[in-house]
RNA sequence: GGUUUCGUAGUGUAGUGGUCAUCACGUCUGCUUUACACGCAGAAGGUCCUCGGUUCAAACCCGAGCGGAACCA
Numbered sequence: 001g002g003u004u005u006c007g008u009a010g011u012g013u014a015g016u017g018g019u020c021a022u023c024a025c026g027u028c029u030g031c032u033u034u035a036c037a038c039g040c041a042g043a044a045g046g047u048c049c050u051c052g053g054u055u056c057a058a059a060c061c062c063g064a065g066c067g068g069a070a071c072c073a
Base pairs, nucleotide, nucleotide: 001072002071003070004069005068006067007066010025011024012023018056027043028042029041030040031039049065050064051063052062053061
């Protein structure tokens, strides 16, 4: 330098056009316990990497950029 691929709550993930973005762990509150843990119930937490484009509508499609990974040279 070229090709391919990935970027989504604190962490890991699902979501391949349709109006509230999913789940697990973690965090917080309550119940339970003498207390802790476990368990149960509830809550908070997201600029879907950035910018632009397509569309009635974009996390999803297209382009450029940024960052990571693999392969080729």

A computed fold for a 73-nucleotide RNA from Clytia hemisphaerica, annotated as transfer RNA. The sequence is in RNAcentral, with records from Ensembl Metazoa and Rfam. Rfam family: tRNA. Rfam describes the family as follows. Transfer RNA (tRNA) molecules are approximately 80 nucleotides in length. Taxonomically the source falls in Clytia (Eukaryota, Eumetazoa, Cnidaria, Clytiidae).